This is a predicted structure of a 347-nucleotide part of an RNA (small-subunit ribosomal RNA, central domain) from an uncultured bacterium.
The RNAcentral record of the full RNA draws on ENA, Greengenes and SILVA.
Context: one part of a larger RNA
RNA sequence: CUGGGUUUAAAGGGUGCGUAGGUGGAUCGGGUAAGUCCGUGGUGAAAUCCCCAAGCUUAACUUGGGAACUGCCGUGGAUACUAUCGAUCUUGAAUACUGUGGAGGUAAGCGGAAUAUGUCAUGUAGCGGUGAAAUGCUUAGAUAUGACAUAGAACACCGAUAGCGAAGGCAGCUUGCUACACAGUCAUUGACACUGAGGCACGAAAGCGUGGGGAGCAAACAGGAUUAGAUACCCUGGUAGUCCACGCCCUAAACGAUGAUUACUCGACAUACGCGAUACACUGUGUGUGUCUGAGCGAAAGCAUUAAGUAAUCCACCUGGGAAGUACGACCGCAAGGUUGAAACUC
Repeated sequence: CUGGGUUUAAAGGGUGCGUAGGUGGAUCGGGUAAGUCCGUGGUGAAAUCCCCAAGCUUAACUUGGGAACUGCCGUGGAUACUAUCGAUCUUGAAUACUGUGGAGGUAAGCGGAAUAUGUCAUGUAGCGGUGAAAUGCUUAGAUAUGACAUAGAACACCGAUAGCGAAGGCAGCUUGCUACACAGUCAUUGACACUGAGGCACGAAAGCGUGGGGAGCAAACAGGAUUAGAUACCCUGGUAGUCCACGCCCUAAACGAUGAUUACUCGACAUACGCGAUACACUGUGUGUGUCUGAGCGAAAGCAUUAAGUAAUCCACCUGGGAAGUACGACCGCAAGGUUGAAACUC
């Protein structure tokens, strides 16, 4: 190279946008003829290889002839396919109009419950906590109950194998701004498409920088228990942090452990939102979300129109275990560290 794979055995990039590249719908007895195909000329040194002869007693070996040298260059043709140029088309794609839908994003405002704290009042000896206790709080009046005030964070019920988003993710209510999907009409453009190395953007939590904020919770830390010990599990406290603004970090079991797009391939039931028809009576149709099952696939578990089936295009990745996601170098980062990523040796 050929080849085989990537749900769970090694292997799908965290996700999108998109550059180069690769790939790409229908029609024309359209043009060209680069690829492609046919003919032909030149070249493709000799030796070697292969075939046929000959010469050393044979063989190896040597010599002669042929074929071959699958290639390259030129030239004459063919035009189905690919390409290219031109023209046309509407089914891919996009747009328009009319609707619908939703925790999609972002900014501002508002709300009640709970918690904590403070003040006042009632009231008196305990409260709290546990398996049991103790540390802790409390006659300087706690816990409990009531009223008022302040603060920060999170939004019970509805709530759902429900919805939305590219992924991460998104949930009290209202409003502004904004993105999207779907359906209907088939009105417009006329292949404008798919994928996407690099690149750019987004990217939970933790962490970092500056400035705020700080109720609850809570790494670290302190104390009390437990225990042979207990640097833990349990309890009482408690600081970073958790929250906000701006700037970094760029990783996750970033999971459906399943890349994107397109086409095709039995059924049943449920559900969200449309359209048609309307009496939720049944039923048709579209896009999602699920459960079960058939062919087929699979090592099996299982997957099964939301494929892991049948095919096509493009990208990413894998090639025994350990050493190791380490070392070295490079790039990025304030740092923490991240990305790229070996070998010796060993089994």
Background: Its Rfam family is "Bacterial small subunit ribosomal RNA". The literature on the family includes a 2001 paper in Science by Yusupov et al., "Crystal structure of the ribosome at 5.5 A resolution".